[in-house]
Context: one part of a larger RNA
C1' cells in the first nucleotide's frame, strides 16, 4: 500500500415541550397480594404523586392575601377555570454518556544477575628502564656540614603487552552489532583491573556530581489497580430523495481558538395586515463643501504704544534711526477635538397614493462568536503593504455557468431535469477560435498600442492670439559695413572686443554699434548688427489641445494568451449586423406551497426548487420477532452475468454456480448503513 471483516448518539432514572391514545375536576397507582390458559394475562391493592387557590418569612387568613395605625394607596392573586397517564419523538440534567487519544497523580507490590557505592573473601599485571631514602668506603673538617665512588632498590616514577579505558578520525547508519569495526590513542604497582557472595529501593537509593545511574526505561524505575482519571483540545462519525437556510456581531466573562444571553437560521401555534420599498409632505441634525466673525496657527505691509541703539544735555525737555515691536488697519492663507454658515445623502413621522408579501408574539431545536476581498467615506502607518482597525454596500464564504490567457473575492448573471430549438448580457467577431479581414470620418509611425515619473524635444494633427511680406519679407548669393576715434581713464599695452567710465555723442550716408563673436603681446584679419541689389511668396513668434518620442539598468523565457497586425488585426467619433452563459425563451418532464374543482388522491391555475453549519419532511436498506399467507433437491439462501423498473436509497425476472433453507403484506424491537480515525484485525 491494496482487499475483506469488524468500528463511533447508546440505555437507566428524572425533567420540558409536541403528537398519539385512555379518562376528565379528576388523573393514576406503588410495594405486595390473588388468580389462572405462566403471559407483552387479569384482578385486587388509593399508601402516595400531579391537578381543582391564593397570599405571606410564619404564625395565620382565605377569592382574597401580605404591607400597614389604616377600612388609604400598593404587590401578588381570583373573576377570564384542564387536568393526568401511558406512549413515541425532538431537547436538557446526573451517571463514562458519541467513539479513539495523553502528558501526569494516587495506592499496593516486583526489581541492585545492567548500573552506582560500600562490605566480605579471594585473584591479575611480559618485558624494558629510571636509580629516592638509608647504609658502606674513600676524600673532607677542631668536629661537622660537605664531596666522590660503590652498594641499596623507593616511586598515585617512564616506555610498553596481557587487562582496563574511549583521543582523533574513517566505515557503518532499513547496520555484521537498538553503540560496533578499521587505524590511532590514555592508564598499565594504583583513587589500579577483576571473579564469587553480601548491603541500600522510588516521597527511595547511590552519586570524584553529568540530572549521572538504578535491568536497551529515570527532572523521578517497572508492574497492577483506582480507571472508561480528565482533556474548553486535534481526529473521525457509516443510506436516500424533498423545504427553507444561517453567522464569523453586542454585552459580560481569570475572557480571548472555551463559554451565556441577545443578534441572523429554522418548525409549530396565534391573533391577524402590523411589514417593506417609491412618490408627497412634515421634522431633528452640523458631515462635505465653504468661511475667518469666535479659538487657535500663520504671510506681507502700513501705522503706532512700548522698548534697543545713536546723540544732545549738569539733568530735564529733546533729536536721529536700513533695529525689535503688542493693538489697529490693509492683503493673502490653515485647523479632528474652530464657526458668521452649510447641502446631498442617510434618519425620525404620516387614519394619502400606488407597488411589494412580509412583519409580530409564545413555544420546540439548532449553528454562529478565527472571516476574505473589492469599492467608497475614516483613523494607525510612510495620504507604505495581499498591513491594521471601524463605517456603508458588494461578492466569496455557502455559488455553479460565461469574459477576465491561466485567476474565491473583479464584469456579467443566481444551475429542478432533458432538447442535434431560438434571443441576448459581460466580452467580442484576421487565424489558433464561435461570429465582420463590416460601413464613414480622423489620428498615431512610436509595434506607441503591448508597463513608470520629474524633467527635455523646430515628431505630428486641431484651434487661438499676434510680428514682417508684392512699397519685396523669412532663407541663400553679391556688394558695403565707413568718419572724428586708437572715446575718456587704467595700463607694459588695452586701438569695437583684459577691466573702468558715459548725456554709448557727433559726422558722411542706402546703411554702418564708441560695436556680436573669433582672433593678436598691441595692432592686423575674419564676422554679426545694420543697407543695397539678385530672387519671388509666404515667413516669425506665444498660447491651449489630441496622439507619438526620450527619460527606461537585474537576477528562470516572459509587460498582446500565441501567431502575427500599420488608410490595422492600434486609437477616437458614428453607426449596421452577428457570435456569446447553465440568464431569457420554446417544447416535454419531475417536484414544492397557496388557492380552486372535483374528489378523497386526482385535475387546474399562479408561483417556487444554488446551497455549507443548521433546522423540518418522506422514504429505502439490514437482522430478529408477532400475526396472515406462501416458495424451495422438478434446486433455499449465497456468487457472477444481464440490454428491466424506481428521481434515489435500491426492486424484479431470466441464465449460470451452489446444495438446504427462505420469501410477501401488516404491526413491532434494534449490537440498524462505513472511505478516511498516522482506525482495529486478517490476507496478499
Nucleotide at each position: 500500500g491494496c482487499c475483506a471483516a469488524c468500528g463511533a448518539g447508546u440505555u437507566a432514572c428524572g425533567u420540558u415541550a409536541c403528537g398519539c391514545a385512555g379518562c376528565a375536576a379528576g388523573g393514576u397507582u406503588a410495594a405486595g397480594g390473588u388468580g389462572u390458559u405462566c403471559a407483552g394475562c387479569a384482578c385486587c391493592g388509593g399508601a402516595g404523586c400531579c391537578g381543582c387557590a391564593g397570599g405571606g418569612a410564619a404564625a395565620c387568613c382565605g377569592a382574597g392575601u401580605c404591607u400597614u395605625a389604616a377600612u388609604a394607596g400598593g404587590g401578588c392573586g381570583a373573576c377570564u377555570a384542564a387536568g393526568u397517564u401511558g406512549u413515541g419523538u425532538g431537547g436538557c440534567g446526573u451517571a463514562g454518556a458519541c467513539c479513539c487519544g495523553a502528558a501526569a497523580c494516587c495506592a499496593g507490590g516486583u526489581g541492585a544477575c545492567c548500573u552506582a557505592u560500600c562490605c566480605a573473601u579471594g585473584a591479575g599485571c611480559a618485558g624494558g628502564u629510571u636509580g629516592a631514602a638509608g647504609c658502606g668506603c674513600a676524600g673532607g673538617u677542631a668536629a661537622g656540614a660537605c664531596u666522590g665512588c660503590g652498594u641499596g632498590g623507593a616511586g598515585g616514577a617512564c616506555c610498553g603487552a596481557a587487562c582496563c579505558c574511549a583521543u582523533a578520525u574513517c566505515u557503518g547508519u532499513u547496520g555484521a552489532a537498538a553503540a560496533a569495526g578499521g587505524u590511532u590513542g590514555g592508564g598499565a604497582u594504583g583513587a589500579c583491573u577483576u571473579g564469587u557472595g553480601g548491603a541500600u529501593a522510588g516521597c527511595g537509593g547511590a552519586g570524584a556530581a553529568a540530572u549521572u545511574c538504578c535491568a536497551a526505561u529515570c527532572g523521578a524505575a517497572c508492574c497492577u489497580g483506582g480507571a472508561g482519571a480528565u482533556a474548553g483540545c486535534u481526529g473521525g462519525u457509516u443510506c436516500u430523495c424533498c423545504c427553507c437556510g444561517a453567522a464569523a456581531u453586542a454585552g459580560c466573562u481569570u475572557u480571548a481558538g472555551g463559554g451565556c444571553u441577545a443578534g441572523c437560521c429554522u418548525u409549530g401555534a396565534u391573533a391577524u395586515u402590523a411589514g417593506u420599498g417609491a412618490c408627497g409632505c412634515g421634522g431633528a441634525g452640523g458631515u462635505a463643501g465653504a468661511g475667518c466673525a469666535c479659538u487657535g496657527a500663520a504671510u506681507a505691509c502700513u501705522c503706532u504704544a512700548g522698548g534697543g541703539g545713536c546723540u544732545u544735555u549738569c539733568a530735564c525737555c529733546g533729536g536721529c534711526u536700513a533695529c525689535c515691536g503688542a493693538a489697529a488697519g490693509u492683503u493673502a492663507u490653515c485647523a479632528a477635538a474652530c464657526u458668521c454658515c452649510g447641502a446631498a445623502u442617510g434618519c425620525c413621522g404620516c387614519a394619502g397614493u400606488c407597488a411589494u408579501a412580509u412583519g409580530a408574539u409564545c413555544a420546540g431545536g439548532a449553528g454562529u462568536c478565527a472571516g476574505a476581498c473589492u469599492a467608497u467615506g475614516g483613523g494607525u502607518g510612510a495620504u507604505a503593504a495581499g498591513a491594521u482597525u471601524c463605517a456603508u454596500a458588494g461578492u466569496c464564504a455557502a455559488a455553479a455557468g460565461g469574459g477576465a490567457a491561466a485567476c474565491a473575492a473583479c464584469c456579467c448573471a443566481g444551475a429542478c431535469c432533458a432538447u442535434c430549438a431560438g434571443c441576448u448580457a459581460a466580452g467580442g467577431u484576421c487565424c489558433c477560435a464561435a461570429a465582420g479581414u463590416g460601413u464613414g470620418g480622423a489620428u498615431u509611425a512610436a509595434g506607441u498600442g503591448g508597463g513608470a515619473a520629474a524633467g527635455g524635444a523646430u515628431g505630428u494633427g486641431g484651434g487661438a492670439u499676434u510680428g514682417c511680406a508684392c512699397a519685396g519679407a523669412c532663407a541663400a548669393c553679391u556688394a558695403g559695413g565707413a568718419u572724428g576715434u586708437u572715446g575718456g581713464c587704467u595700463u607694459a599695452g588695452a586701438a569695437g572686443c583684459a577691466g573702468c567710465c558715459a548725456u554709448u555723442c557727433a559726422u558722411u550716408u542706402a546703411a554702418a554699434g564708441a560695436g556680436u563673436g573669433c582672433g593678436u603681446a598691441a595692432u592686423a584679419g575674419c564676422u554679426c548688427a545694420c543697407u543695397a541689389g539678385u530672387c519671388g511668396a509666404g515667413u516669425g513668434a506665444u498660447c491651449c489641445u489630441g496622439c507619438g518620442c526620450c527619460g527606461a539598468a537585474a537576477a528562470u523565457u516572459a509587460c498582446c494568451g500565441g501567431g502575427g497586425c500599420u488608410a490595422a488585426a492600434a486609437u477616437c467619433c458614428a453607426c449596421c449586423a452577428c457570435c456569446g452563459a447553465a440568464g431569457c425563451u420554446a417544447u416535454g418532464g419531475c417536484u414544492u406551497a397557496a388557492c380552486a374543482g372535483u374528489u378523497u388522491a386526482c385535475u387546474g391555475u399562479u408561483a417556487g426548487g444554488g446551497g455549507u453549519a443548521g433546522g423540518g419532511g418522506a422514504g429505502c436498506a439490514u437482522u430478529c420477532u408477532g400475526u396472515a399467507c406462501g416458495g424451495g433437491u422438478a434446486g433455499a439462501a449465497g456468487c457472477g452475468g444481464u440490454a428491466u423498473c424506481g428521481c434515489g436509497a435500491g426492486g424484479a425476472g431470466c441464465c449460470g454456480u451452489g446444495g438446504a433453507c427462505u420469501g410477501u403484506a401488516c404491526a413491532g424491537a434494534a449490537g440498524a448503513g462505513a472511505g478516511a480515525a498516522u482506525g482495529u484485525u486478517g490476507g496478499c
Notes:
A computed fold for a 684-nucleotide part of an RNA from a Spirochaetales bacterium, annotated as large-subunit ribosomal RNA, domain II. Taxonomically the source falls in Spirochaetales (Bacteria, Pseudomonadati, Spirochaetota, Spirochaetia). Its Rfam family is "Bacterial large subunit ribosomal RNA". Gene Ontology terms of the family: structural constituent of ribosome and ribosome.